[in-house]
RNA sequence: CGUGCGCUCCGGGGCUCGGUGAAACUCCGAACCGGCGGUACAGCCCGCGACCCGCGGACCAACCGGUCCGCGGCUGACCCGGUGGAACUCCGGGGCCGACGGUGACAGUCCGGAUGAGAGGCGCGCACG
Repeated sequence: CGUGCGCUCCGGGGCUCGGUGAAACUCCGAACCGGCGGUACAGCCCGCGACCCGCGGACCAACCGGUCCGCGGCUGACCCGGUGGAACUCCGGGGCCGACGGUGACAGUCCGGAUGAGAGGCGCGCACG
């Protein structure tokens, strides 16, 4: 230094102003935000995670069902110009996207599951090379 295993800790941001209205941080005009790994620096390239759905196993309950583990499914959005050896990643310009449940009124930004889970990251230990 690399690989494998174990452990600790860490591990998601964002509604301000105006308008309409009985009522809106939900609508309208503007505003604001961008998880993780890879790669020339990426919300919209490739892959992963969260949400949701299904199957199997274990346990609890024994009416509905619940918890954990594993596997599978689903899963949004970009172009033009410039620089360069190389960029859908940088620079300039113009665009686009955003789970589920709730709500006096439709939510990426409010409240909730969530003091959760998690891709993974720093570090430490052991083993092997």
FMN riboswitch aptamer (RFN element) from Umezawaea beigongshangensis, 129 nucleotides, folded computationally.
The coordinates come from a structure-prediction model, not an experiment, and the mean pLDDT is 84.
Its Rfam family is "FMN riboswitch aptamer (RFN element)". From the family's description: The RFN element is a highly conserved domain that is found frequently in the 5'-untranslated regions of prokaryotic mRNAs that encode for flavin mononucleotide (FMN) biosynthesis and transport proteins. This element is a metabolite-dependent riboswitch that directly binds FMN in the absence of proteins. In Bacillus subtilis, the riboswitch most likely controls gene expression by causing premature transcription termination within the 5' untranslated region of the ribDEAHT operon and precluding access to the ribosome-binding site of ypaA mRNA.The FMN riboswitch structure, reported in present an FMN-bound six-stem junction, adopts a butterfly-like scaffold, stapled together by opposingly directed but nearly identically folded peripheral domains.
The model forms 100% of the base pairs in the Rfam consensus.